Background
A computed fold for a 75-nucleotide RNA from Crenarchaeota archaeon 13_1_40CM_3_52_4, annotated as transfer RNA. RNAcentral holds the sequence, with entries from ENA. The prediction has a mean pLDDT of 80. It matches the Rfam family "tRNA". Gene Ontology term of the family: triplet codon-amino acid adaptor activity. About the family: Transfer RNA (tRNA) molecules are approximately 80 nucleotides in length.
RNA sequence: GGGCCCGUAGCUCAGCCUGGAUAGAGCGGCAGCCCCCUAGGCUAGAGGUCGUGGGUUCGAAUCCCACCGGGCCCG
Numbered sequence: 001g002g003g004c005c006c007g008u009a010g011c012u013c014a015g016c017c018u019g020g021a022u023a024g025a026g027c028g029g030c031a032g033c034c035c036c037c038u039a040g041g042c043u044a045g046a047g048g049u050c051g052u053g054g055g056u057u058c059g060a061a062u063c064c065c066a067c068c069g070g071g072c073c074c075g
Base pairs, nucleotide, nucleotide: 001074002073003072004071005070006069007068010027011026012025013024020058031043032042033041034040051067052066053065054064055063
């Protein structure tokens, strides 16, 4: 220098290919209850500029371009 993959909640990930109106799951954390306490269980509810910027579109996590970070391969 070139190619490919990944980036979404505190953590691990789905959703992206095929655009659609309020973005989800598990774990974790907070609160309440069961319990003498712990472990464990139940309930409720919070937590997100979907890596950044721009473009296309009525509409973008999703399509296009550039850039940033990480990984792998080639030279």